This is a predicted structure of an 82-nucleotide RNA (c-di-GMP-I riboswitch aptamer) from Gammaproteobacteria bacterium 54_18_T64. Rfam family: c-di-GMP-I riboswitch aptamer. About the family: GEMM was predicted in a large-scale screen for bacterial structured RNA regulatory elements. NCBI's taxonomy places the organism under Bacteria, Pseudomonadati, Pseudomonadota, Gammaproteobacteria.
């Protein structure tokens, strides 16, 4: 240095809810809140969730959106105790 782990110390994000605003929807974005996180910093590959389509009884097929705070996967990062 670097893996691993997770004391210190600096910090740092922000669940549900509620208020506006966009969207048919999932859901996003800004404000409040803080439930809680060592990556809850990115990514949309698996997965999940919406939408309509063909098909239609159900199944099934492809297409378009959405989600990284269930999980698995990638990738970058702050401090160095046992």
């Nucleotide at each position: 240095u670097c893996c691993a782990c997770g004391a210190c110390a600096a910090g740092g994000c922000a669940a549900a809810c509620c208020c506006g605003u966009g969207g048919c929807a999932a859901c996003a974005c800004g404000g409040g809140g803080a439930c809680g996180c060592a990556a809850a910093g990115c990514c949309a590959g698996u997965g999940c969730c919406c939408c309509g389509a063909u098909a239609g009884g159900a199944a099934a097929u492809g297409g378009g959106g959405g989600u990284c705070g269930a999980a698995c996967g990638g990738u970058u990062g702050c401090c160095g105790a046992a």